[in-house]
RNA sequence: CGCGGGGUGGAGAAGUAGUAUCUCGCCUGGCUCAUAACCAGGAAAUCGCCGGUGCAAUUCCGGCCCCCGCUA
Numbered sequence: 001c002g003c004g005g006g007g008u009g010g011a012g013a014a015g016u017a018g019u020a021u022c023u024c025g026c027c028u029g030g031c032u033c034a035u036a037a038c039c040a041g042g043a044a045a046u047c048g049c050c051g052g053u054g055c056a057a058u059u060c061c062g063g064c065c066c067c068c069g070c071u072a
Stems, first nucleotide, its partner, number of pairs: 002070006010024004018055001026042005048064005
């Protein structure tokens, strides 16, 4: 250099056009002798970046950046 996969809250994932969801973690409250477990509520991602198409883009198209793998 070429090919393939991936980049989404603090972490791990889902979502493949229609207002972004789940698990763990975090914060607050309840329960408790109690910090755990359990229950309730909350904060936190403008979806790697820049453009394009479209009424509408995490999703489709182009370019670039980064990570993993394959090949030489």